[in-house]
RNA sequence: AACGAACGCUGGCGGCAGGCUUAACACAUGCAAGUCGAGCGCUCUACAUUCGGUAGAGAGCGGCAGACGGGUGAGUAACGCGUGGGAACCUACCUAAUAAACAUACCUUUUAGUGGGGGACGACAGUUGUAAACGACUGCUAAUACCGCAUACGCCCUUUGGGGGAAAGACUUCGGUCGCUAAAAGAUUUGCCCGCGGGAGAUUAGAUAUUUGGUGAGGUAACGGCUCACCAAGUCUACGAUCUUUAGCUGAUCUGAGAGGAUGAUCAGCCACACUGGGACUGAGACACGGCCCAGACUCCUACGGGAGGCAGCAGUGGGGAAUAUUGCGCAAUGGGCGAAAGCCUGACGCAGCCAUGCCGCGUGAGUGAAGAAGGCCUUCGGGUUGUAAAGCUCUUUCAAUAGUGACGAUGAUGACGGUAACUAUAGAAGAAGCCCCGGCUAACUUCGUGCCAGCAGCCGCGGUAAUACGAAGGGGGCUAGCGUUGUUCGGAUUUACUGGGCGUAAAGCGCACGUAGUCGGAUUGACAAGUUAGGGGUGAAAUCCCGAGGCUCAACCUCGGAACUGCCUUUAAAACUGUCAGUCUAGAGACCGGAAGAGGUAAGUGGAAUUUCUAGUGUAGAGGUGAAAUUCGUAGAUAUCGGGAGGAAUACCGGUGGCGAAGGCGACUUUCUGGCUGAAUACUGACGCUGAGGCGCGAAAGCGUGGGGAGCAAACAGGAUUAGAUACCCUGGUAGUCCACGCCGUAAACGAUGUCAACUAGAUGCAGGGGGUUGAUCCCCUCUGUGUCGCAGCUAACGCAUUAAGUUGACCGCCUGGGGAGUACGGUCGCAAGAUUAAAACUCAAAGGAAUUGACGGGGGCCCGCACAAGCGGUGGAGUAUGUGGUUUAAUUCGAUGCAACGCGAAGAACCUUACCUGGUCUUGACAUCCCGAAAAAGCCCUAGAAAUAGGGAAGUGCUCUCUUGAGAGAAUUUGGUGACAGGUGCUGCAUGGCUGUCGUCAGCUCGUGUCGUGAGAUGUUGGGUUAAGUCCCGCAACGAGCGCAACCCUCGCCAUUAGUUGCCAGCAUUAAGUUGGGCACUCUAAUGGGACUGCCGGUGUCAAACCGGAGGAAGGCGGGGAUGACGUCAAGUCCUCAUGGCCUUUAUGACCAGGGCUACACACGUACUACAAUGGCCGAUACAAAGGGCAGCCAUGUGGCGAGAAGGGGCAAAUCCCUAAAGCCGGUCUCAGUCCGGAUUGGAGUCUGCAACUCGACUCCAUGAAGUUGGAAUCGCUAGUAAGCGUGGAUCAGCAUGCCGCGGUGAAUACGAUCCCGGGCCUUGUACACACCGCCCGUCACACCACGGGAGUUGGUUGUACCAGAAGCAGUUGAGCUAACCU
Repeated sequence: AACGAACGCUGGCGGCAGGCUUAACACAUGCAAGUCGAGCGCUCUACAUUCGGUAGAGAGCGGCAGACGGGUGAGUAACGCGUGGGAACCUACCUAAUAAACAUACCUUUUAGUGGGGGACGACAGUUGUAAACGACUGCUAAUACCGCAUACGCCCUUUGGGGGAAAGACUUCGGUCGCUAAAAGAUUUGCCCGCGGGAGAUUAGAUAUUUGGUGAGGUAACGGCUCACCAAGUCUACGAUCUUUAGCUGAUCUGAGAGGAUGAUCAGCCACACUGGGACUGAGACACGGCCCAGACUCCUACGGGAGGCAGCAGUGGGGAAUAUUGCGCAAUGGGCGAAAGCCUGACGCAGCCAUGCCGCGUGAGUGAAGAAGGCCUUCGGGUUGUAAAGCUCUUUCAAUAGUGACGAUGAUGACGGUAACUAUAGAAGAAGCCCCGGCUAACUUCGUGCCAGCAGCCGCGGUAAUACGAAGGGGGCUAGCGUUGUUCGGAUUUACUGGGCGUAAAGCGCACGUAGUCGGAUUGACAAGUUAGGGGUGAAAUCCCGAGGCUCAACCUCGGAACUGCCUUUAAAACUGUCAGUCUAGAGACCGGAAGAGGUAAGUGGAAUUUCUAGUGUAGAGGUGAAAUUCGUAGAUAUCGGGAGGAAUACCGGUGGCGAAGGCGACUUUCUGGCUGAAUACUGACGCUGAGGCGCGAAAGCGUGGGGAGCAAACAGGAUUAGAUACCCUGGUAGUCCACGCCGUAAACGAUGUCAACUAGAUGCAGGGGGUUGAUCCCCUCUGUGUCGCAGCUAACGCAUUAAGUUGACCGCCUGGGGAGUACGGUCGCAAGAUUAAAACUCAAAGGAAUUGACGGGGGCCCGCACAAGCGGUGGAGUAUGUGGUUUAAUUCGAUGCAACGCGAAGAACCUUACCUGGUCUUGACAUCCCGAAAAAGCCCUAGAAAUAGGGAAGUGCUCUCUUGAGAGAAUUUGGUGACAGGUGCUGCAUGGCUGUCGUCAGCUCGUGUCGUGAGAUGUUGGGUUAAGUCCCGCAACGAGCGCAACCCUCGCCAUUAGUUGCCAGCAUUAAGUUGGGCACUCUAAUGGGACUGCCGGUGUCAAACCGGAGGAAGGCGGGGAUGACGUCAAGUCCUCAUGGCCUUUAUGACCAGGGCUACACACGUACUACAAUGGCCGAUACAAAGGGCAGCCAUGUGGCGAGAAGGGGCAAAUCCCUAAAGCCGGUCUCAGUCCGGAUUGGAGUCUGCAACUCGACUCCAUGAAGUUGGAAUCGCUAGUAAGCGUGGAUCAGCAUGCCGCGGUGAAUACGAUCCCGGGCCUUGUACACACCGCCCGUCACACCACGGGAGUUGGUUGUACCAGAAGCAGUUGAGCUAACCU
């Protein structure tokens, strides 16, 4: 784009068309083919009866028509159809009428005839059978029915002598008309033959027996194996016979730029069919839709004996189906049949009815109208939009409605349509709009609802709480009496490629050659004219398409004219090209002569090394083997070593991207036979060529058959190991096999994943084999063949290829057409088998695949780093306790954090509070905020009830500012009562978010601009060579620069200087118990500013570099130590319970208040710590040295009493001034290896402190008690120097409560060979089927469910072939019988 469409929603009018695509399923009822009295006899009716008749009806005989018209598409792959030719035929009806004019003397297509006879059968009458249908017998009768005779120009047959064959009359106005017979011609119709064209399947390759041809005969309208007899063995077929399956064919229709593809409704031509099958009869024509006979199925009637029927005619019914109309009117028109005619018949046809089924046309109003109404929807709440849309005002009346008039179609009559079309009048905007869509493709966007549900979906896909995608609404877009959906065809699809594709890696080159058919083919001359080209003729039906006119108001539609129908046939020319024939040539191809190289092939023979084995000697305990072992061999003498023998297989070195061969393949030496290639030369042949469907041959390894052979190796197998297992990898053995001969198999990643042949198109450089030139030269140059590498143009999706093409061309063959199913099944062929070859479908998926890119990953590679390993020190894991978590429990044990990166984490401190949880008691504008109204100052105090919240009562008592001051009023703050907006929520979602944080990781990376390269993703820079802690720096480089990171700038510690000395310090002076005081500011220290370190200097290494190594000086040396500082990003990492916040939820509760309880539970498991297990120790006594902090509801001195925790009392200090303050250490003593003078859990008792309150549930003290534990399994953690490990000390939180956390100092080690391994990371490179990125992807079995397709004992239906049995009707023949008219005897 289209449709004979269907379905859903909707539906005003008209015109023109169309309307069972399915069950060629079955059919009730009515109609669809009759007509003629001018062919014939009979019967009946009416009229008039003038006895002549007139008009009509009925059945019958007879004639013509029922072979047309109408329907359907079952069959048919065929001369059925289309087209173009052809010869051996038939043909009823027809060749004419009327009117006018003209022409002709007039008429007929042309010619002849139509004589004379005969006997019947119907109807009818009688008898009779039967349920019916339908008959039977006897008798009468007519004809244009039937039959002889006569005649025969022409006709037919013929042996060329001859023979044969017709007829019918009727009507009449008597003029004639219509008939009849025979023949000729035309026209028309039918039959027959041939060339060409038009489906599929080769998993159908051979078919055929009257088959093919001949002769003769028969038969037919006619040719012919059409039929028969005889003879011959042909005929068709790879250019697809036969078989199977599908199908009516065509003009045309739809689509397409065309070429094509699909279709064959309506209309037209042809064919076939008429319930299914068979058959003939009649006839001009049939093997006959509304005729006959038979058989079958089905239906109906029946008296059960028998009968009847055929809608694929028009209507109509049932059925089937998604689906297709009225049991209408009329013969008025057109046409047909009969008839002389009038006329009759006609479901052909003309009309009407139904249906938006299609095409076309028209309408559903027009103008004006802003308060931009109301309502709806949205909203940023301002408004926007629906929207001039509506209302209102002014007009019009097409269509429809009502009424009236009223054609054409009809040339004389006749109108179904027809309440026609058309015209006129009337009233009134009056009666007349829907459907689909709005994520992209694709024109058109918002809100609400829903929450991977419901649903959508043509493809991609949408929906899991903010859906332009579902549903609804508003708005918008498209089309419009329709709009969507579904189905089908073509297009897009160059996606079967003729026009117009491909095959190295995406699907695709046969494993290789030889060669048949076929295709293609060098140069030149002539001829022919098949192809080819041009002109003419015939045909190509009409309709359709196209163009131009015309008719319906237009259009659709219809009419006329033209063009076209690209085709086929025929004819006349041309001769370039192809072809054919004839001749010539040498450039292709082949051949001759004499050379060269070679693992080319075949057969026979020969050799040496090695393995194994046998034998003999020497010799002794091991040998083998492996990652390590064991099985195994060996004291019966192995392994090792030496002498000799046997046997089989393979041929070291040479040996090489070297050679040869078509490929497979070929490797010791000699000989035999033999193929090919190649260089050079020639006076030969003369296109002999290339390719190659089928075919034929060769064809690795494995395998098979028969017979040999068997050393080594070695599937299967056995044993030993390894392992979770190990039907493997490793080891010890070991059989087929490997070898030979003969015969099969016929496949490989048979690969260059690249068919063969030929021509052309830059080079460079190797190797192998020839030839030529030249030289002093084994130099060099030229050339041919083969074999490699690199590379230009060009090609390619890229990778890559590139004179050995994947470039540019030609010839021929093979092959491909999404993935899977599947190179499978079935069938065929081959094979001994294994199997090979040829080769589908159902079903299923939306991809499969190629090349390249960036990442990520690898039990890939290279380089490098880190307490990552190693080397060390100390722990954890075992015990007790503390603390957190899981689990369990509970009314509640609030919540969060969960590998590293949760678990002494949020929590820098749960008895109440905190507190979010539970139980109970309470409140509802609320505990908290703003606004409004009313009242009152408020706070505080007392009493009662209660667990308290709270409730009730009482006493006391008014303030501040202003207006005004006389009452009074207003305001601010506060309290209280009320109303509603609202408050409130530690309720949910960290996967809606902000902010903040963890982590990779203080790892060295992450990017950009411009340029360049690439079709592109992207690359380059950022890679490379060095170097560094570092993408740090240097050098190089199609890159040049830049940014965020690194480093530095900041803080602190280490040295020095300057400034300043109180509360700090004290060298010298004085003084004291004491830096206590005077004095001083040199030192320490304090706290501010500066200096200092930069590979700066020297030597070496290094690329005259960056840098590294060593040294000097220096407090410090190569980043001096430590901190702060965290790139682009990753983990939907963590947090809605810090805070903020979208959405949702809640609102007498999920909010608020109170009391009590809980977060503190306890069989258990884990993490993190503390204390220990002791002598490097415990205890006792004595004694020394810090840093950094904190302090007024605080730190608390000295002194007093208490064993002690502490208490009473109290000096100093808002702090370099006062207070809090060391321990390990050192010295002395004791304990002597024990569950102890270790260890301190647990428990009893007595106390202290904080605090409303220590029961659940605080810390501490004293007395008593004295558990486990004697150094900790597998495993695992931290640390590289003032570090680890020991020791104490301070602070935050805090009424009280640290073994936790954050700081501080004191004492103070060991070790690092190194880069193999574990973990993590960085750069380069490589592979990838990964990209949610290896915690990836993915394969197979099994279990369960479902779907599709199979198998299955069998059973059943259909189609076809072959053979056989039975066999109706019918036709023909033969034989016999009977009858009738005519004829013959």

Predicted 3D model of a 1385-nucleotide RNA (small-subunit ribosomal RNA) from an uncultured prokaryote. The sequence is in RNAcentral, with records from ENA. Model confidence (mean pLDDT): 84 of 100.